[in-house]
RNA sequence: GAGUUUGAUCCUGGCUCAGAACGAACGCUGGCGGCGUGCCUAACACAUGCAAGUCGAGCGAGAAAGUUCCUUCGGGAACGAGUAAAGCGGCGCACGGGUGAGUAACACGUAGGUAACCUACCCUCGAGCCCGGAAUAACCCGUCGAAAGAUGGGCUAAUGCCGGAUGGGACCACGGUGGUCACGGCCACCGCGGUGAAAGAUGGCCUCUGUUCACAUGCUAUUACUUGAGGAUGGGCCUGCGCGCCAUUAGCUAGUUGGUGAGGUAACGGCUCACCAAGGCGAUGAUGGCUAGCUGGUCUGAGAGGAUGACCAGCCACACUGGGACUGACACACGGCCCAGACUCCUACGGGAGGCAGCAGUGGGGGAUAUUGCGCAAUGGGCGAAAGCCUGACGCAGCGACGCCGCGUGGGUGAUGAAGGCCUUCGGGUCGUAAAGCCCUGUCGAGGGGAACGAAUCAGCUUGAUCCUAAUACGGUCAGGCCCUGACGGUACCCCUAAAGGAAGCACCGGCUAACUCCGUGCCAGCAGCCGCGGUAAUACGGAGGGUGCAAGCGUUGUUCGGAAUCACUGGGCGUAAAGGGCGUGUAGGCGGUCCGCUAAGUCUGAUGUGAAAGCCCGAGGCUUACCCUCGGAAGUGCAUUGGAGACUGGCGGACUGGAGUCCCGGAGAGGAGGGUGGAAUUCCUGGUGUAGCGGUGAAAUGCGUAGAUAUCAGGAGGAACACCGGUGGCGAAGGCGGCCCUCUGGACGGUGACUGACGCUGAGACGCGAAAGCGUGGGGAGCAAACAGGAUUAGAUACCCUGGUAGUCCACGCUGUAAACGAUGAGCACUAGGUGUCGCGGGUAUUGACCCCUGCGGUGCCGACGCUAACGCAUUAAGUGCUCCGCCUGGGGAGUACGGUCGCAAGGCUGAAACUCAAAGGAAUUGACGGGGGCCCGCACAAGCGGUGGAGCAUGUGGUUUAAUUCGAUGCAACGCGAAGAACCUUACCUGGGCUUGAACUGUGGUGGACGUUUCUGGAAACAGGGAUUCCCCUUCGGGGGCCGCCAUAGAGGUGCUGCAUGGCUGUCGUCAGCUCGUGUCGUGAGAUGUUGGGUUAAGUCCCGCAACGAGCGCAACCCCUAUCCCUAGUUGCCAACGGGUGGAGCCGGGAACUCUAGGGAGACUGCCCCGGAAAUCGGGGAGGAAGGUGGGGAUGACGUCAAGUCCUCAUGGCCUUUAUGUCCAGGGCUACACACGUGCUACAAUGGGCGGCACAGAGGGUUGCAAAAACGCGAGUUGGAGCUAAUCCCAAAAAACCGUCCUCAGUGCGGAUUGCAGUCUGCAACUCGACUGCAUGAAGCUGGAAUCGCUAGUAAUCCCAGAUCAGCAUGCUGGGGUGAAUACGUUCCCGGGCCUUGCACACAC
Repeated sequence: GAGUUUGAUCCUGGCUCAGAACGAACGCUGGCGGCGUGCCUAACACAUGCAAGUCGAGCGAGAAAGUUCCUUCGGGAACGAGUAAAGCGGCGCACGGGUGAGUAACACGUAGGUAACCUACCCUCGAGCCCGGAAUAACCCGUCGAAAGAUGGGCUAAUGCCGGAUGGGACCACGGUGGUCACGGCCACCGCGGUGAAAGAUGGCCUCUGUUCACAUGCUAUUACUUGAGGAUGGGCCUGCGCGCCAUUAGCUAGUUGGUGAGGUAACGGCUCACCAAGGCGAUGAUGGCUAGCUGGUCUGAGAGGAUGACCAGCCACACUGGGACUGACACACGGCCCAGACUCCUACGGGAGGCAGCAGUGGGGGAUAUUGCGCAAUGGGCGAAAGCCUGACGCAGCGACGCCGCGUGGGUGAUGAAGGCCUUCGGGUCGUAAAGCCCUGUCGAGGGGAACGAAUCAGCUUGAUCCUAAUACGGUCAGGCCCUGACGGUACCCCUAAAGGAAGCACCGGCUAACUCCGUGCCAGCAGCCGCGGUAAUACGGAGGGUGCAAGCGUUGUUCGGAAUCACUGGGCGUAAAGGGCGUGUAGGCGGUCCGCUAAGUCUGAUGUGAAAGCCCGAGGCUUACCCUCGGAAGUGCAUUGGAGACUGGCGGACUGGAGUCCCGGAGAGGAGGGUGGAAUUCCUGGUGUAGCGGUGAAAUGCGUAGAUAUCAGGAGGAACACCGGUGGCGAAGGCGGCCCUCUGGACGGUGACUGACGCUGAGACGCGAAAGCGUGGGGAGCAAACAGGAUUAGAUACCCUGGUAGUCCACGCUGUAAACGAUGAGCACUAGGUGUCGCGGGUAUUGACCCCUGCGGUGCCGACGCUAACGCAUUAAGUGCUCCGCCUGGGGAGUACGGUCGCAAGGCUGAAACUCAAAGGAAUUGACGGGGGCCCGCACAAGCGGUGGAGCAUGUGGUUUAAUUCGAUGCAACGCGAAGAACCUUACCUGGGCUUGAACUGUGGUGGACGUUUCUGGAAACAGGGAUUCCCCUUCGGGGGCCGCCAUAGAGGUGCUGCAUGGCUGUCGUCAGCUCGUGUCGUGAGAUGUUGGGUUAAGUCCCGCAACGAGCGCAACCCCUAUCCCUAGUUGCCAACGGGUGGAGCCGGGAACUCUAGGGAGACUGCCCCGGAAAUCGGGGAGGAAGGUGGGGAUGACGUCAAGUCCUCAUGGCCUUUAUGUCCAGGGCUACACACGUGCUACAAUGGGCGGCACAGAGGGUUGCAAAAACGCGAGUUGGAGCUAAUCCCAAAAAACCGUCCUCAGUGCGGAUUGCAGUCUGCAACUCGACUGCAUGAAGCUGGAAUCGCUAGUAAUCCCAGAUCAGCAUGCUGGGGUGAAUACGUUCCCGGGCCUUGCACACAC
């Protein structure tokens, strides 16, 4: 920095990711080299080999094999050889190497101290090295033992051991002098006394000495030895500071703390001991528990920090476990000893042996970590005079991509963009210049050849110089020359040869995060670090193509730091997100007013020392480069010592009054404790009056009451609480405090002067106070009231409501110690605009006085500036700005739980985890939706009415059931007379059966044949199959080509198959509801708000006013159509007033253009006018005029969006499926089934009616495969007929209800017509399944319909007919038309739906 809580937002907050790192491991893969690195686990157990020896120039003794010679053949001698092996002795073995078990400690780091100490070998200097003695191993001879080994006797040497001498110096005691000092002491010098040393070896020589006369007991050189002083090196001990976690470890301690004396040590010291004293340590964390080697450094980080302590380096500790000492300069000793233990091995069972945390190696453990290699050539170490020996230290090699670094796997050219793969919209795109091809190069690897650096020494030989000496000898030192020495290794490196030849993988591609498509799969298989993917179109699973990243590696896992300011020193917080202790008093501690002086602890500054090396950083150099290595520098923020400064903090001293406090005066107050006292009310008791109820609830019941209640009057008892006053009034630290009076008592406040002189603030522990409930003991008990009982409510009701009722509530004394103990806001001080209430006290002015007014201090509220805040909000009573001190927080759950401790009589309180689990849990605010929240307002929403449905019969649709099939879809409103404006065949998608396979229909190509077609015969249910008859057109270069048709092949057709949750389009619905948005501006961190809210008004976001908004868009309205009035124009097919003609009758004819009407155009209505209401304006009410009045009536018109609403079966369309079938043709059947249930209708149940007769008045439509008149026939459906009409002309066509007359008289009827029988008509190829209609006959249910429910506000409901679409036929359905023509609306409480504002919310797929 990002992802992740939400619809969205801001904040809080956790989780997760991207980075770097690793002694790693695992998966896939693997060409080379260099440099590094490699048991993190079992400090588990170890076979085998090696890892510490060396010195003959300290000493004594001393083989063998073998070879040669001699031999008496038994053997002997020489060389081997003074060798090997062993012993005595010296030095070393305390180094080097390993490991990290233990250790929380002076272990480590750092700085010091040692006046409290040691230091072998090494260096420098001084002195010395004399005389003697006794042993002992080896060896020899025995004994014991299985062995390991032990033991007895005998011999012998030394640089082994012992005695003596000497004593410069050393040490001790005493005396003296000087110096220094921290007054304890220390150092130096002098005198006297005491103690106490030694070892030789080798070379050379004869100057000295001796003699056996060329040797050593001599000399000399070297070395060794002794003793001292100093140095160097290494150590011991002590101290300051630093260096883990747990307080759910709070007290620990008897050698403990100190002293005196003694012992012990190299040395101080309770280190040890005796005695004496009673101390010592601890909240600045003792003691205890857990964990851990520490450091330089390493990793990370901007840093501060955090984590870590492999390799390398320093220190410590350990060496099978525990303990102990010996030797030694040094050990309490890794490859020494003793004891004990565990384990392993040997054993003759008596007894012995052993210690890989050395190098290799083995087993085991484990996710995991190497060769039983080479060499001492180099470096280093031990011994030695040296040669040299030893050295698993070390140098090398081997194994492992374990890490880092470097190199390669080729370079150039090459487009018909090959083949092939993948994708595709089928055009193409991509892998891709990639390949091939052509031209080059030669790293690594392979083969061949050459070939290092690392080597300098030492020793030897030699040359020179110099020193020692008697010496030109020997020897020492220095310089030069010669000679010798390589594990790695025939390695690095160089050259040659051939050859692109032998050398690329891994992870990822939904977001974070760089990289996308196809197929498979279908909440399966699987993925996943977090969010999350997968339920048929998955860029998230698996594969493929392509891409991205890194590359001999790439991923995964684990761990650390980072990001995480998520423990916050740098650098966080606590009103509501986690977080202020319930409140006070006060201890330690922290912090602290003004002035002066001194000091120098803190602080600042300079210098010095140190801060090992390596590492990091910088510079330079060496390996071909780099990693790596070498050299130099810088840095090392630290510690110590020391010089200086004196502001600030601290300390000491002095002074001051502003902080704090004391005294005096004054008033306010439910402040506290105790004692007394008053009235109202409830209840109970007694008595009176009085009678049937009372009480209680939403309604009731339990309960009380005729044994007299309730009500009412009088009297009495008792307990508790104090109405009115009473108030965001008062008091108190908080809890809390309320009648009145008295006593005692705390605090605050106002005023005035005086006094003290910083006496202050905070406050871990501690102590006290602390509502209610609860507990103990004893009282008290009226009312109220947990528990409990009963009655109700309810599905239940262990509740809410009711009737009772016990603890308790009250008092005294004690305990408990909690709370939403809240202002959810710790205390103190200071500073930072105001306004306005209220309480207490004071001052000023004024007044006779009280008010009012101005003002000061203290308290308590409200509103607000700056500022702060995530926002809400806070705002001199801060949540602002600062300082001081305390408490507390660190994701949610688990859990304030468990365990432990502590307090409590108990209940329980305080303190207070973890496992596990989740990807969140939260705060504030926003927009919606929702509420049995509120306000305002609409709608046939209710109400008021009229008529229905629900009951009957039938029609129709649906569910269900049935069926071979009863094709499919529609399913709350918003499916159900819906798609379907019309299923007998067809339709038709379903079922059964019979057929076809380029197919019934479409397009193209190739081949082949032929007109197409018409007609006919046979089989068949038909489709179809087979056969017969008849028969072309256009162009032409005459070859042919084209059109049309059939057949074959091919590309492809077809699908009412699936997915309406992949889609387009169309539609329903909320809803003709008044809403939905945008631009700019403004406000807000933001979501968003404002505008659109408010005051009015409207049918309306309609309009007006106001307003940080101003405008605009889609909606509303208007513009469009029909209708209502009038005018103009026009006048046939329509009309007929006037004129004429004419009939049985008639606009029938001439004619007319007035009227009706037709259909074009216009007018008209706009709150325009008047009055009233209203602030005004919109607007509302009334009125005039008008055919019509306040959108006149009706229609068309449906905003942003909602319902994954409906439709893949109208159509279109992605994907999937099917292809002799899910396509297509045909016949028959089905969609019409029928115990049942529902919706929508029709007809009724009758007299406002029915039958019969008579007789009026429409509108809108339709009509040439059509409507059909007149006339005739039939009871009728209808038939015959065909005039007229392509229609204001003719036809359908009779309108019906109404009206008039008459019959019926309340009956299952003269209502009702279902059902059934018979006979017919019409359409049609065909009415069996399964049409409509007619006549005659039949005459069912039904007498107004339970719960419930629907429509309608006027030309509406109701009622009556008419027409049309579909259609051969079929209408109670649908669409339209007119006729007759009501009732009611007080009103908006309620039901339903909706709009606006507001409020709450833990809802947001949204109740």
Predicted 3D model of a 1407-nucleotide RNA (small-subunit ribosomal RNA) from an uncultured Pseudomonadota bacterium. The RNAcentral record of the sequence draws on ENA. Model confidence (mean pLDDT): 86 of 100.